[in-house]
Context: one part of a larger RNA
This record gives sequence, structure tokens and C1' cells, in this order.
RNA sequence: GCCAACGAGUCUAUCUAUAUGGCUGGGUAAGUCUCUUACAAGACGCACCCCCAGGGAAACCAAGUGUGAAUAGCGCGUAUAUAGUCGUAUGGAUAGGACCCGAAACCAAGCGAGCUACCUAUGACCAGGAUGAAGGCGGAGUAAAACCUGCUGGAGGUCCGCACCCGGUGGCCGUUCAAAACCAUGGGAUGAGUUGUGGGUAGAAGUGAAAAGCUAAUCGAGCUUGGUAAUAGCUGGUUCUCUCCGAAAUAGCUUUAGGGCUAGCGUUCAAGUUAGCAGUAUGGGGGUAGAGCACUGGAUGGUAGAGACAGGGCGCAAGCUCGCUCAACCAAUCAAACUCCGAAUACCAUAUUGUAUGUGCUUGGGCAGUCAGACUGUGGGGGCUAAGCUCCACUGGUCAAAAGGGAAACAGCCCAGAUCGCAGGUUAAGGUCCCAAAAUCAUAACUAAGUGCAAGGAAGGAGGUGAAGCUCCAUAGACAGCGAGGCGGUUGGCUUAGAAGCAGCCACCCGUUAACGAUAGCGUAACAGCUCACUCGCUCAGGGGCUUUGCACCGAAGAUAAUCGGGGCUAAGUUAUGUACCGAAACCGCGGAUGUAUGAAUUCUUCGGAAUUCAUACGUGGUAGGAGAGCAUUCAUAUCGCACUGAAGCAGGAGGGGAGACCCCCUGUGGAGCGUUAUGAAGAGAGAAUGUUGGC
Repeated sequence: GCCAACGAGUCUAUCUAUAUGGCUGGGUAAGUCUCUUACAAGACGCACCCCCAGGGAAACCAAGUGUGAAUAGCGCGUAUAUAGUCGUAUGGAUAGGACCCGAAACCAAGCGAGCUACCUAUGACCAGGAUGAAGGCGGAGUAAAACCUGCUGGAGGUCCGCACCCGGUGGCCGUUCAAAACCAUGGGAUGAGUUGUGGGUAGAAGUGAAAAGCUAAUCGAGCUUGGUAAUAGCUGGUUCUCUCCGAAAUAGCUUUAGGGCUAGCGUUCAAGUUAGCAGUAUGGGGGUAGAGCACUGGAUGGUAGAGACAGGGCGCAAGCUCGCUCAACCAAUCAAACUCCGAAUACCAUAUUGUAUGUGCUUGGGCAGUCAGACUGUGGGGGCUAAGCUCCACUGGUCAAAAGGGAAACAGCCCAGAUCGCAGGUUAAGGUCCCAAAAUCAUAACUAAGUGCAAGGAAGGAGGUGAAGCUCCAUAGACAGCGAGGCGGUUGGCUUAGAAGCAGCCACCCGUUAACGAUAGCGUAACAGCUCACUCGCUCAGGGGCUUUGCACCGAAGAUAAUCGGGGCUAAGUUAUGUACCGAAACCGCGGAUGUAUGAAUUCUUCGGAAUUCAUACGUGGUAGGAGAGCAUUCAUAUCGCACUGAAGCAGGAGGGGAGACCCCCUGUGGAGCGUUAUGAAGAGAGAAUGUUGGC
């Protein structure tokens, strides 16, 4: 891991609702008696329980009573409408282990010091080598000593190093040789040394050269058993089928926030009501969007002024200038907590139309679940007008709890809500070259960038290219090109070493002309030189500028070589218009099932109604959850059956029935029991719980 078996809402008591049965006031409990093998059954059990009256804390009073001084008022009752009680079943509540498994813990009584810590008694062990303390003796020395020297001596938590003890470092191992070993290296090795045997101390206790270490592979409180099914607002799991309806992730309160209670939203029963929903019209109130500046405030420029004469700069000073505060006017503005104004929607009401087996509401019951929401659109707050961010609103939409088609893939986007069947049809979104169903469709344009072929890129730059408009020049010849001229006074004056059109300053005239600047740009030390403006000629038909706009270009850097889903495409791109086709579980057609409502018929009836069949209409996605109807298993009572001419079980089957759980049939195996129908009772359904046990 798989397979098999086992594995989770039970029982008792009380209360409550519904269904059903008995009686009409209902019922008996313990117990006794009769009967019986026993269970059962019958009688007694007029104690007691519920009901028939309530109010009050109570005394107590009573269709009233309590409060109160009250005959008042008010509260709770009576009355007009009801009948209860005892069983049974089902739903729920409460108390219990209370659907099942699961702690870490707490307490008690015991068991442990054969491991380990310390203590105690008695034993044992430590190769070899080194160093050479005190002391002693001799010598020297002295008044005597001290001191010095030689020999002797053999001290030490002394040194090196086996045994022994330890475990610092690295490796190896890490389903191991081993739940701590092995290899190499290392520390102590006469000491606070090591060790054998016996004994002692323990669970809030011991022992501890102290690490909360150790106390039998267990220690911030050992182990075993018990209390014990501890508790778990937590996690996991919770077993057959079909039908009808179908949520919530919000509010208030909460030592509350991942839990609860009440309300909201679901379902179901009974009674009542048509109030409901949608459209249109009319009538309302509003202070949002927008707008505005009339108020309250903000902020900009200007004008004239006031204040303080306190500030910065300049100045000897007068004063100048900058700045500050205040209010006024002019101009142009800003505001969630401004408003002289003011929508659309929304909301309320009335009328009317449509719709309705429905919707809504009211009253009284039973049972819930929900209290983590997500994205998207719109209006907002927070944030950075960041977030697949966060918090509200629109009781917007979808998902949640919704499958199908589209978006390459893709809960929350677009289309569309799956009762079942059909090798029928039509469409939606989206598509129609190939992958891949359908246009290589039509018309008119644009794009040359593979732009683009889903969305998404900026400021800025640019004789890319299309369209529209305005304007200027032009056969009296424009624009471009080519040929030619582009002069004289004059090197203008000043300045300067020089300044000659062209360093700089001032001025910028006159003449000749077709035209020609006291010069627009190169250039020279200064001149020179080359162009330009301007003019003529040649040539010849359009040329220049501006504005708006379509599509493109650069700007444009990422981790796979790269990608529009791919191939690929110059349309199979983009814009506009049109037609056809494809395309879903949508819609239509045909057939079937089922729920509800209505109608009809038949049967039954306790006359309330129930069942069956048919028809019509509208429905039949679904998590939590509510309601209903069934299937299967074991046993009991009754009943009818099967079985060695083969029961159960098991295996196989292209068999039959049912909406399904399932039921039947056939064949083989098997070898002794099994089933139908009705009713009842449950150890009553397995895929999940790191489930339990067994097998492989």
C1' cells in the first nucleotide's frame, strides 16, 4: 500500500410538539390475590398524578384577586371559542460518558537505587622511568648562630608513560556491529585515584564538586494500577436509495472575536388574508452628482489703505527695498464636515394595465443551519487614485451551493440555469486558412511596422504615410536646379599694434542700378579669398507654410532559443458596412418519468375524506439544512411455502423487472438448511477517522 472482518446519534428518566390508538373525566405505582412450568393475562390497589379556577411572596380571598387609604386606576385572570387523560411511534430539550476516536495534565495507593547520584562497612589494584623538598651526616664558617658546600635522604592533588579510568578533536556509521559502537588522535594515571561485594537514602521525595543533572534506553517531577469512558468552545471521522423545498457567512450582546444567545435568511404544520410583483401615469419630501461663491472658511494676482514702527538688507541720515498682520474692493478660483441653487436614480403614496397553481403578509407551533466569505461592476474611506491589499454601500451580479458553451489553459468574467431519452431542428456569447465545426465571403479604405492577429505601455522625438481644412506664391513664369551679377563713396566713425562688411562700441546714410545689407555665415595677424541676402537669364507647372485627424516608427532592458494557443498570415492585420454559416445540457420538436394545482371517472368510506386511472397547466441544478416515500440486513410472533430430484453461501451470465437502493432467473460449485406475506424489535448498511485486527 491493497484485501477482508470490525468500526460512530444509543439507553434510562422527566418535559414538549406532531401523528395515531383507548376511554369520556383519564390513569393506576409499589404491592396483594387468581391463573400459569415460566412469560403473559385478570381482579384489587379510590393512596396518588393530570384536568375541572384564579390571584398573591404569603396569610388569605375567590370569578375574581394583587397593589393601594380607595368603591379609583393598573397587572394577572374570568367571560364570548375549544377536552382532557393514559399508552405507542417520531422530531426536539434537559440530566447522565450521551455520535465515535484523541490529549498534555491532576489525585490516590503501590513498585523500583541489580542503571545511575551520594553515603556506609569490608576487600582489591596502580609496569617502568624522571625530578630530588624537609631532615640527617661530614666539611667550611662563627663567640655561638645564621649562611655556604659535599654526601645521604626520598617528599609531592610533581613530571613522562603501560595496565586501569575517561571521553577533548576528526572520521566512520546513521533501515547501524551498536537506540552512542568502531578507527585515529587525545586527558588523568599515589590521588578530591580506580574498583569488587554487602548495606542505606525515592516521587514534591531522594541524591547532586549544581548540568534542573541522575533516580532501570522514562525526569522542570519515575513507573504501575486505580479515580476514568477525566475534560477538550479544538482536529479528524460518521456507513443504503429516490422525491419536494433550500440558506448564511449580517445586526445586537458576550473575559467576546475560529465559541455562544436573540433577531435576520431556510424548511415544515395549522388557520387567515390578496395585501404581492412588474410597467405606465400622477402627486410628494429630499440636498447627493453637478454647479456656484449669496454664508462659513481656504488660496492666487492686482488696487488704494491701516497697524506695529517690532523684523531682514542698503544707507551717516532722510529714506529706499523685502517681509509680517488686518480689513475693503476688483479679477479669476477651491471645499466630506460651505450652499443663493440643484438633477438622474432611489424611496413613499394614489390610479391604471399586466401577472398569479403564484407572491407577500399576519397569527400560532415543530426542526434547523448560518455568525472565516471570494471575485467582479458602480459610488466611496484607508493606502501611494500601490496590491490577487483593506473597510463600507448598492440586501447589483456570479461563485460559494452551478454543470454546459466561450475566454488557449483559468471558482468569482461573457453567454446560459442540466427531470430523462433522441445519429432531429433553431440560436446565444464567441467564431468561420489548417490543427478545429463554420466565409481563404462581399464592398470601401488604411497599415509595411510581422505593427498586428486577446488586453496592456508614457513623457519626449521624427521630411513614415493616408484624409480634411485654412493660407501664401505662381504662364506678368512660382519652388528647386543651372549660367551670370552681388557695385561705388568706403578701410563709415570710434576703438585698437591692427579692426578693411564679419573682436568690440556708435550710427546704419547717399549714389549707380535689373539687383547689391555700412553685411547672414565660413575665413585672414589684418587684408585677401569662398558663400548668403537681393537681381537678371535659361528652364518649366505647380510650390511653400500652418491646423486637425487615421494608421504606423523610435523611445522599448530579464532570467527556456522563442512564441499571436500553435502552424502560420501582408491578410488569416486594422476601420466601417452587409449577407451567409458554425456554435450550448439555452429554445423548439417527438417520446417517457415525477411534484403541485385544477377537472373528470371508478372503487372504498367512520360521510370528514382516501385510493386508483385519465386529461390540462406550471414546474423538477443544488452545499449546510428542513420535509416526504422507500430498499436491504439480523431476530421475534403469526402465516403460506421451498429443500439431498440439492437449502444457505460462493463464482459466472450477451437473461428479465424496478426511477433507485435492489429483486428475480439460468449455469457451475457447494452439501443442510432457507424463504413469502403481515406486524414488531434492532449490536440495522463502510471508502476515508496518520482508524482496530488479520492476511498478502

Description
The part of an RNA shown here (large-subunit ribosomal RNA, domain II) has 696 nucleotides and comes from a Minisyncoccota bacterium. Rfam family: Bacterial large subunit ribosomal RNA. The source organism's lineage runs through Bacteria, Bacillati and Minisyncoccota. The RNAcentral record of the full RNA draws on ENA. Its mean pLDDT, the model's own confidence on a scale to 100, is 82.